[in-house]
RNA sequence: UGAGAAGUUCAGAUGACCGCUGGUUCCGGUUUCGGAACGAGAGGAAAGUCCGGGCUCCGAAGGGCAGGGUGCUCCCUAACGGGGAGUGAGGGCGACCUUAAGGAAAGUGCCGCAGAAAGGAAACUACCUUCCCCUUUGCGGGGGAAGGAAAAGGUGAAACGGCGAGGUAAGAGCUCACCAGCUCGCCGGGCGACCGGCGAGGCUAGGCAAACCCCACCCGGAGCAAGACCGAAUAGGAAGGCGUUUGAGGGCGGCCCGUCCGAAGCCUUCGGGUUGGUUGCUUGAGGUGCCGGGCAACCGGCAUCCUAGAUGAAUGGUCAUCGCCCCGAAAGGGGAGACAAAACCCGGCUUAUGAACUUCUCACCUU
RNA sequence: GCGGGAAUAGCUCAGUGGUAGAGCCCCACCUUGCCAAGGUGGUUGUCGCGGGUUCAAGUCCCGUUUCCCGCUCCA
Repeated sequence: UGAGAAGUUCAGAUGACCGCUGGUUCCGGUUUCGGAACGAGAGGAAAGUCCGGGCUCCGAAGGGCAGGGUGCUCCCUAACGGGGAGUGAGGGCGACCUUAAGGAAAGUGCCGCAGAAAGGAAACUACCUUCCCCUUUGCGGGGGAAGGAAAAGGUGAAACGGCGAGGUAAGAGCUCACCAGCUCGCCGGGCGACCGGCGAGGCUAGGCAAACCCCACCCGGAGCAAGACCGAAUAGGAAGGCGUUUGAGGGCGGCCCGUCCGAAGCCUUCGGGUUGGUUGCUUGAGGUGCCGGGCAACCGGCAUCCUAGAUGAAUGGUCAUCGCCCCGAAAGGGGAGACAAAACCCGGCUUAUGAACUUCUCACCUU
Repeated sequence: GCGGGAAUAGCUCAGUGGUAGAGCCCCACCUUGCCAAGGUGGUUGUCGCGGGUUCAAGUCCCGUUUCCCGCUCCA
């Protein structure tokens, strides 16, 4: 200098003026309201709504089936499909990165086209043996039939371990050495996934479970338009269905059981009215700093702080100074500000996006 | 805000993991004096987009974009 890898931080600052939305106090009017002062007022993703939890109601929630989800190990956590640290596998020269990574010797299914054969398979060419026919003086050559054989060719993503030697008519784990892989046992290390070593066995077991499925674990449903209270208005209207002891229906959600309510009404659709207010509502698994434990995620202790709650929905604009970028020797001049904006609240993930900085790797050059 | 669903030819829709189809439309020809109707033949595609699983993805999984639907209270 170039090409990369990992990570961290910030999201302009201060002041003045004019606006907007809540709060507190005071004043005026008092049913709404108006004015003044003080103080507060978006994010790292507020987003997508992909997971998890709190909270609320359904009976603080039972059993079974069905259904859904997760899937190497240990740990963290309120919980998770999240995170941390590792293991195995894969990629990169490297820094480092990726990984839905249980089971295919439980069963079922699929493997199109091509190819002889796609799973306890298969003989197309070529190879070997025997027999027959043709041809040749003969060696030999050609054709056919039966059989052997998975070694060679060819097809395919994939062809039933690889390579060598022996063996054979030709061949073949048929036998043997080495290597790969599988199962079982033992020893050592590790909490564990797993790693290292030794021995034995059978010669070998195809791929797909983000196909059904099996195994292990987890999951009740709905959601702040949940729920609670107050007020206003209207036709307790019409149709259909199921019921009244043979019990509809509801709690109860896809089904069954079980249990409780229910002695008569209930459900669906259409029609009618309203389109108001209060609460839930923001102090919480909360933020910041220091100390301690832990490799880390995270946990504990102490101190300190209070920091939006709108409801057609506020959080904006202008100017000045400083900061950033560009031009310029200077004086000075010019310019930019991305993605996007709460809606019950948290913990994550994912996606969008501007700038600055730190550490590390590789290549080349110079000293 | 919450809960569901869809995306395939110009339009409306099919499509068990194995070469993407139908109807309408469009084009050419036949038929007709001409047109319509009819007949024959033909063209039509980034399966919304980006990754992953698989030998192979419109289909399975993940992410993303766009669009559509439903949800107040009272009697």